[in-house]
Background: The RNA shown here (transfer RNA) has 73 nucleotides and comes from Longimicrobium sp. The sequence is in RNAcentral, with records from ENA and MGnify. The coordinates come from a structure-prediction model, not an experiment, and the mean pLDDT is 80. Its Rfam family is "tRNA". Rfam's curators write: Transfer RNA (tRNA) molecules are approximately 80 nucleotides in length. The organism belongs to Longimicrobium, within Bacteria. RNAcentral records the identical sequence in 2 taxa.

RNA sequence: GGGCGGGUAGCUCAGCCGGUAGAGCGCCUGACUGUUAAUCAGGUGCGCGUGGGUUUGAGUCCCACCCCGCCCU
Repeated sequence: GGGCGGGUAGCUCAGCCGGUAGAGCGCCUGACUGUUAAUCAGGUGCGCGUGGGUUUGAGUCCCACCCCGCCCU
C1' cells in the first nucleotide's frame, strides 16, 4: 500500500428487506436469611466511532476519515 471483518447501554452481544433501538449480565429497592451469597418480586438504559450524502424517514444504503482484528504484498 491492497483486501476482509468489526465499532450499538457500564460489560458481552442482537437488530431481517430502511419505518418509534433490544436482550443477557450489571446496578437500585424489597422479600427471604443470624449475616453474606444464592433465589424470588419490582424497578433502572436521552448508547448507534466522526463528518457529509441519498431518502418523507438511516443502526441499516453511498462517500471520506478515525480506531481494533485478520490476511496479502